[in-house]
């Protein structure tokens, strides 16, 4: 200092090319089932890095930042 790729609940993903209700798994928490505890089963919780623009409508398209990461200088 150039350029590619990745940013989504506490943890790990999937939508993103096709704009239109944020799913899935783990976990937290509470009830059942047991003497009791693990397993199991029912419910509950909690997110789209940030700013802006496009639109009726953005996690998804644009442009800027900002992080992690790789290559090259």
């Nucleotide at each position: 200092g150039g350029g590619a790729c990745u940013g989504u609940g506490g943890g790990g993903u999937a939508g993103c090319u096709u704009g239109g209700u944020a799913g899935c798994c783990u976990g937290u928490a509470a009830g059942g089932u047991u003497c009791g505890g693990g397993g199991c089963c029912u419910u509950u919780u909690g997110a789209c890095c940030c700013g802006g623009g496009u639109u009726c409508g953005a996690a998804u398209c644009c442009c800027g930042g900002c992080a992690g990461c790789c290559c090259c200088a």
Molecule: transfer RNA
Organism: Candidatus Woesearchaeota archaeon